A computed fold for an 82-nucleotide RNA from a soil metagenome, annotated as Glycine riboswitch aptamer. It matches the Rfam family "Glycine riboswitch aptamer". Its family is annotated with glycine biosynthetic process in the Gene Ontology. The coordinates come from a structure-prediction model, not an experiment, and the mean pLDDT is 77.
[in-house]
RNA sequence: CGUCCGGGAGAGAUCCCGGCCGCCAGCCGGGGACGCCGAAGGGGCAACCUCCCCGGAACCUCUCAGGCCCAAGGACCGGACG
Repeated sequence: CGUCCGGGAGAGAUCCCGGCCGCCAGCCGGGGACGCCGAAGGGGCAACCUCCCCGGAACCUCUCAGGCCCAAGGACCGGACG
C1' cells in the first nucleotide's frame, strides 16, 4: 500500500414540485427553496520537523464537492492475509 472482517462522529423524519399513475396509499435515493454539518475528495493558514532554502505538515479553517431518521457512505482505529 491492497483485499477482507470488526468499530467508527456531526447536522432537517423541514417546505414545495415532479415521475411511476387518473385518484389514494406507497415508492424514487429525482428537482427546487430555506436552514444546518464537518470525518470521502478538494482548497487555505502554520504550530512543528534545531535555524535558512527545499520539502512535509493538524482532528484548525473554507464548504467547491459530499452529507443532515434508519440503511448506505465515512476520515481514522484494531485484526487477518498478501